[in-house]
Molecule: c-di-GMP-I-GGC riboswitch aptamer
Organism: Chloroflexota bacterium
RNA sequence: UCCGAUAAAGGCACACCCGUCGUAAGGCGGGGCCGCAAAGCCACGGACCUACAGGAUGAGGCGGCCGGGCUGUCGAAG
Numbered sequence: 001u002c003c004g005a006u007a008a009a010g011g012c013a014c015a016c017c018c019g020u021c022g023u024a025a026g027g028c029g030g031g032g033c034c035g036c037a038a039a040g041c042c043a044c045g046g047a048c049c050u051a052c053a054g055g056a057u058g059a060g061g062c063g064g065c066c067g068g069g070c071u072g073u074c075g076a077a078g
Base pairs, nucleotide, nucleotide: 002078003075004074011036012035016031017030018029019028020027021026034064040070041069042068044067045066046065048061049060050059
């Protein structure tokens, strides 16, 4: 460095529920615990979703869909 254990410490938080913001997708806070070694950060490429429009090549969302960039805890075997 690759790698990732029936290891340890710490971390994140699906569905769902409550509150709140938003036309919506969805965001934020609290609970939750299906899962996660990048389920940390960046909408850069693609996919997907939304309302308006009916022009799409516009606007917005999604990082827990794939790829890419940056950063990063611990450690047994190999």